[in-house]
Molecule: transfer RNA
Organism: Chloroflexota bacterium
RNA sequence: GCCCCCCUAGCUCAAUGGCAGAGCAGCGGACUUUUAAUCCGACGGUUGGCGGUUCGAGCCCGCCGGGGGGCACCA
Numbered sequence: 001g002c003c004c005c006c007c008u009a010g011c012u013c014a015a016u017g018g019c020a021g022a023g024c025a026g027c028g029g030a031c032u033u034u035u036a037a038u039c040c041g042a043c044g045g046u047u048g049g050c051g052g053u054u055c056g057a058g059c060c061c062g063c064c065g066g067g068g069g070g071c072a073c074c075a
Base pairs, nucleotide, nucleotide: 001071002070003069004068005067006066007065010024011023012022013021018055027041028040029039030038048064049063050062051061052060
């Protein structure tokens, strides 16, 4: 330098172009002599950034940023 994949909650990941969710962690509660385990509940998101398409974008398109992989070059 070229090509491909990924970026969504603190972490790991879902989500036919039509209400953004789950598990774990943390928090509150129940249970228990207490802890753990188990159960219940609430909270937690500018879906990496900026634009575009669309009635409507996490999803499609462009540019940029970050991460990973492959190839090439490195005489």